[in-house]
RNA sequence: GGGCGGUUAGCUCAGCGGUAGAGCACUUAUCUGAUAAGUAAGGGGUGAAUGGUUCGACACCAUUACCGCCCA
Numbered sequence: 001g002g003g004c005g006g007u008u009a010g011c012u013c014a015g016c017g018g019u020a021g022a023g024c025a026c027u028u029a030u031c032u033g034a035u036a037a038g039u040a041a042g043g044g045g046u047g048a049a050u051g052g053u054u055c056g057a058c059a060c061c062a063u064u065a066c067c068g069c070c071c072a
Stems, first nucleotide, its partner, number of pairs: 001071007010024004018055001026042005048064005
């Protein structure tokens, strides 16, 4: 320098055009002599950035940034 993949909650990851979810973690209650586990409820997301396409974008297109792999 070229090619490919990735970037979504604190962490690990889903979701291939119709307004974002799970598990774990966290908070509160319950339970216990107390803790853990269990049970119930709850909080938490400018979706890497900018621009574009569209009635509508996490998703499609372009550019940029960062991470990984391959080629040279």

The RNA shown here (transfer RNA) has 72 nucleotides and comes from a Candidatus Daviesbacteria bacterium. The coordinates come from a structure-prediction model, not an experiment, and the mean pLDDT is 84. The sequence was found in a public genome assembly. Rfam family: tRNA. It is annotated as a transfer RNA. Gene Ontology term of the family: triplet codon-amino acid adaptor activity.